[in-house]
Context: one part of a larger RNA
RNA sequence: GGAUGAACGCUGGCGGCGUGCUUAACACAUGCAAGUCGAACGAAGCAUACUCUAUGAAGUUUUCGGACGGAAUGGGGUAUGACUUAGUGGCGGACGGGUGAGUAACGCGUGGGCAACCUGCCCUGUACAGGGGGACAACAGUUAGAAAUGACUGCUAAUACCGCAUAAGCGCACGGGGACGCAUGUUUCUGUGUGAAAAACUCCGGUGGUACAGGAUGGGCCCGCGUUGGAUUAGGCAGUUGGCGGGGCAACGGCCCACCAAACCGACGAUCCAUAGCCGACCUGAGAGGGUGGCCGGCCACAUUGGGACUGAGACACGGCCCAGACUCCUACGGGAGGCAGCAGUGGGGAAUAUUGCACAAUGGGGGGAACCCUGAUGCAGCGACGCCGCGUGAGUGAAGAAGUAUUUCGGUAUGUAAAGCUCUAUCAGCAGGGAAGAAAAUGACGGUACCUGACCAAGAAGCCCCGGCUAACUACGUGCCAGCAGCCGCGGUAAUACGUAGGGGGCAAGCGUUAUCC
Numbered sequence: 001g002g003a004u005g006a007a008c009g010c011u012g013g014c015g016g017c018g019u020g021c022u023u024a025a026c027a028c029a030u031g032c033a034a035g036u037c038g039a040a041c042g043a044a045g046c047a048u049a050c051u052c053u054a055u056g057a058a059g060u061u062u063u064c065g066g067a068c069g070g071a072a073u074g075g076g077g078u079a080u081g082a083c084u085u086a087g088u089g090g091c092g093g094a095c096g097g098g099u100g101a102g103u104a105a106c107g108c109g110u111g112g113g114c115a116a117c118c119u120g121c122c123c124u125g126u127a128c129a130g131g132g133g134g135a136c137a138a139c140a141g142u143u144a145g146a147a148a149u150g151a152c153u154g155c156u157a158a159u160a161c162c163g164c165a166u167a168a169g170c171g172c173a174c175g176g177g178g179a180c181g182c183a184u185g186u187u188u189c190u191g192u193g194u195g196a197a198a199a200a201c202u203c204c205g206g207u208g209g210u211a212c213a214g215g216a217u218g219g220g221c222c223c224g225c226g227u228u229g230g231a232u233u234a235g236g237c238a239g240u241u242g243g244c245g246g247g248g249c250a251a252c253g254g255c256c257c258a259c260c261a262a263a264c265c266g267a268c269g270a271u272c273c274a275u276a277g278c279c280g281a282c283c284u285g286a287g288a289g290g291g292u293g294g295c296c297g298g299c300c301a302c303a304u305u306g307g308g309a310c311u312g313a314g315a316c317a318c319g320g321c322c323c324a325g326a327c328u329c330c331u332a333c334g335g336g337a338g339g340c341a342g343c344a345g346u347g348g349g350g351a352a353u354a355u356u357g358c359a360c361a362a363u364g365g366g367g368g369g370a371a372c373c374c375u376g377a378u379g380c381a382g383c384g385a386c387g388c389c390g391c392g393u394g395a396g397u398g399a400a401g402a403a404g405u406a407u408u409u410c411g412g413u414a415u416g417u418a419a420a421g422c423u424c425u426a427u428c429a430g431c432a433g434g435g436a437a438g439a440a441a442a443u444g445a446c447g448g449u450a451c452c453u454g455a456c457c458a459a460g461a462a463g464c465c466c467c468g469g470c471u472a473a474c475u476a477c478g479u480g481c482c483a484g485c486a487g488c489c490g491c492g493g494u495a496a497u498a499c500g501u502a503g504g505g506g507g508c509a510a511g512c513g514u515u516a517u518c519c
Stems, first nucleotide, its partner, number of pairs: 001519004006515005013391006019384002021349001026347003030344003035091003040088002043085003046081009059068003098302003107227008117219002122215007130164001132162002139154006170195011200207002228274003235265002240262004245257003277299004281292004304325005327338004355381001357380003363377001364375004394424004404415004428460001431454004438446001463508005468489003474503005484491002
């Protein structure tokens, strides 16, 4: 000198774009953050229409017994609906959002490999979808409990569940032939036996279902190289190292198991300890290098602590389940409920870090055929000079060098064209009028915002640090090794350009200094 997610002191006009718990991965009140589909299904409700039934008004008629009539009301059934929904079912809750505790590791980066693998939704192609069955919710009844939540009996639907049929292709077992390679092998043709599918809905346009093959996308695994400090850590290791055989997995593998062998790693630093998420990047530097990893993007890990699996194409799952621990809450004391490292917000810690805001209008995501619903992702707004950038706080003229102040050798000198005065201008702010783009036919949270125009008034808008040398900028007074200053050298003990105040000056400027850290 540059830089910062900064803080502190003094000061503070406006706008744009960014950015804001670096500390306690401390504890959390409250609200919201993941739903959606009635075009899978039964049921309940609502509305309308039709129909059956009960009662039956007005009115008509009468031989006065009655007959006709059918409003209104109640109950049942059927149909319809851009209707509502607890439940069954489907898809999504594995994305998006947060944090950096752990991790020195194939975690990350980079370059390869899989002849050892998987892939829902999407695209392409091929072949299919025949015929049956039994349940369980909801519901009704009974019942336990303070509650959370159940238990029993009975009924019922499906794109829920289960057999059977069929099998182009696929899997498995045993064979035969060809082609190829990189070792195990891969691939193709073929024979026999054997195994496994499917679901309907419809507004009639379609939308779905099953199997196989290919693609795309996303993942999984393996390897080479690189990746902090310490030897005041020198030996470490028993599933340890390898083999045979099995189990398990999508797949390879001590991943796991039985048996066998005694290996394996290590001064080219094993093991242990400490520290740490890694990278693209960012800061600095002429570069080489050094430092950092906040925002944004990629990867990884975690979700109160530890463990476990279930479902699923995908999790060992932040707002799912089970167990154990700590903590908090409810309780009728028998038992239950919870998890902000999502967005706001609270307490605490701290030098220190924001609103319990608006909207799905845009972009994107989930569900749906769609309308649409959901979305604290996101888009915006609010707060903070926290940072960067831009603008303003006026411009010209003006010597009687006014007054005041400071100083003085008392003549003057400085402040100083500075002010006043005169002539102008109107950026920003304020007032009034108009008023977007962002949206595609409609739909705008932002927002009457940006922007444009008009009138008006120099008004509403300057501080901070320094002045001994380094280092730009000096005098007076006070103080008297005191009070104090100080980055280094050093100032202060009676004329201090170094302390304090004033006048003057220098620097930067809505900031200026200080502190901390890096180069």

Small-subunit ribosomal RNA, 5' domain from an uncultured Lachnospiraceae bacterium, 519 nucleotides, folded computationally. Its mean pLDDT, the model's own confidence on a scale to 100, is 84. Rfam family: Bacterial small subunit ribosomal RNA.